[in-house]
Context: one part of a larger RNA
Molecule: small-subunit ribosomal RNA, 5' domain
Organism: metagenome
RNA sequence: GGAUGAACGCUGGCGGCGUGCUUAACACAUGCAAGUCGAACGAAGCACUUAAGACAGAUCUUUUCGGAGUGAAGACUUUUGUGACUGAGUGGCGGACGGGUGAGUAACGCGUGGGUAACCUGCCUCAUAGAGGGGGACAACAGUUGGAAACGACUGCUAAUACCGCAUAGUAAGAAGGAUUCGCAUGUUUUCUUCUUGAAAGCUUUUGCGCUAUGAGAUGGACCCGCGUCUGAUUAGCUAGUUGGUAAGGUAACGGCUUACCAAGGCGACGAUCAGUAGCCGGCUUGAGAGAGUGAACGGCCACAUUGGGACUGAGACACGGCCCAGACUCCUACGGGAGGCAGCAGUGGGGAAUAUUGCACAAUGGGGGAAACCCUGAUGCAGCGACGCCGCGUGAGUGAAGAAGUAUUUCGGUAUGUAAAGCUCUAUCAGCAGGGAAGAUAAUGACGGUACCUGACUAAGAAGCCCCGGCUAACUACGUGCUAGCAGCCGCGGUAAUACGUAGGGGGCAAGCGUUAUCU
Numbered sequence: 001g002g003a004u005g006a007a008c009g010c011u012g013g014c015g016g017c018g019u020g021c022u023u024a025a026c027a028c029a030u031g032c033a034a035g036u037c038g039a040a041c042g043a044a045g046c047a048c049u050u051a052a053g054a055c056a057g058a059u060c061u062u063u064u065c066g067g068a069g070u071g072a073a074g075a076c077u078u079u080u081g082u083g084a085c086u087g088a089g090u091g092g093c094g095g096a097c098g099g100g101u102g103a104g105u106a107a108c109g110c111g112u113g114g115g116u117a118a119c120c121u122g123c124c125u126c127a128u129a130g131a132g133g134g135g136g137a138c139a140a141c142a143g144u145u146g147g148a149a150a151c152g153a154c155u156g157c158u159a160a161u162a163c164c165g166c167a168u169a170g171u172a173a174g175a176a177g178g179a180u181u182c183g184c185a186u187g188u189u190u191u192c193u194u195c196u197u198g199a200a201a202g203c204u205u206u207u208g209c210g211c212u213a214u215g216a217g218a219u220g221g222a223c224c225c226g227c228g229u230c231u232g233a234u235u236a237g238c239u240a241g242u243u244g245g246u247a248a249g250g251u252a253a254c255g256g257c258u259u260a261c262c263a264a265g266g267c268g269a270c271g272a273u274c275a276g277u278a279g280c281c282g283g284c285u286u287g288a289g290a291g292a293g294u295g296a297a298c299g300g301c302c303a304c305a306u307u308g309g310g311a312c313u314g315a316g317a318c319a320c321g322g323c324c325c326a327g328a329c330u331c332c333u334a335c336g337g338g339a340g341g342c343a344g345c346a347g348u349g350g351g352g353a354a355u356a357u358u359g360c361a362c363a364a365u366g367g368g369g370g371a372a373a374c375c376c377u378g379a380u381g382c383a384g385c386g387a388c389g390c391c392g393c394g395u396g397a398g399u400g401a402a403g404a405a406g407u408a409u410u411u412c413g414g415u416a417u418g419u420a421a422a423g424c425u426c427u428a429u430c431a432g433c434a435g436g437g438a439a440g441a442u443a444a445u446g447a448c449g450g451u452a453c454c455u456g457a458c459u460a461a462g463a464a465g466c467c468c469c470g471g472c473u474a475a476c477u478a479c480g481u482g483c484u485a486g487c488a489g490c491c492g493c494g495g496u497a498a499u500a501c502g503u504a505g506g507g508g509g510c511a512a513g514c515g516u517u518a519u520c521u
Stems, first nucleotide, its partner, number of pairs: 001521004006517005013393006019386002021351001026349003030346003035093003040090002044086002046083003051078003055074001060069003100304003109229008119221002124217007132166001134164002141156006172197008182187001202209002230276003237267003242264008279301004283294004306327005329340004357383001359382003365379001366377004396426004406417004430462001433456004440448001465510005470491003476505005486493002
């Protein structure tokens, strides 16, 4: 000199684009952040509606004035149907994505290059074949009942794309046998014969959507290997499921992954083990480069979700807003027992030098559900706050010597501030006022937003500071002080004329910033 997720001091006009808890992975009040489907299903309520019944009695007709007939509105019960009405329940899909954090991890975690002849893959695409016939339940609901609550218990009824048998099915799976292709090996491809085993679900009446089996693809994952990946030897020995084999179990799959038995191996100065530190990378900063440092924001991978452990469901989790157990903490309680988890978005307390709004919208881009309409979405798009950073613009332009006044200084003549001001003539970027007014959206739908932008009128008005002036290093005089007060990055300055301290005038540098501190190069 350059750089920063910066902080502090003084100062501060506008806009665009970015960016904002680096500390306590500390504790969290409140609201929201994952729902959706009635075109899978039964029941309930509500609104309208069809029909019937028992009420009710307006109106009209008739009358011997006692009455008789007609039977509208209304409300009740049952019933038919409709609903883009409502909230529970069964069922399906999604809650494994998206979002956060970096505690742990020195590791096949990550990067890079390979392998799987040792593997899985919902939704999606293509292809082939199929969907026959049955059964029994459980919620909801009704009744009884326990509990303060959370939440249950018992009896009875019921539907389904929920659950369970049966039939059928080969190029599916398993077993036995034969032939054949290929490979570095274990092996593997293709094919034939025999036996055994296993499926399914309907809804809608429209462009149909679904269901079952198998094969292929795509996508996503899993595992293995070569190489690379910080410091310490004032850590030199480490290891018993340890290293290998056989058998079995387990897994989607190989494997001490697990178990039994057998052998005694395996790693290590090419640094094992132990200890410390740390998420890794694309990148970013600096440097001519080699390199050094770093891993905020954005993107990829990994790990975690109050601490530790565990499995269930599922195509996929050992699951942030699911379950169970244990611990700590907080809260409720009728003391018997229960509830909770912001390292999601806002926000609070605390810690700290230090880091924002309990905002608007699903209009766009995506995601989930749905046939769709649509619903949900603190992802996202925007707005708010902060000179935190980068970039752009402005704070006026021209003219103007009586070189005004004031101020500072002086050898008292003057000199400097200084064309600076005033005055005169202009202009209107920004801000303010008024009018118009987008693109982003496709026929409709715009949070942003009456925003960007354009036009008009208007006034020089509303908009400059900070640091420095001994040398390095651009920029000097006066007064005060007198080794005092103080300055200082280094050299150093101050003890009575200090260009080095403090103030003033003047000057230099940068500029909505300027200086200081911290860190890297």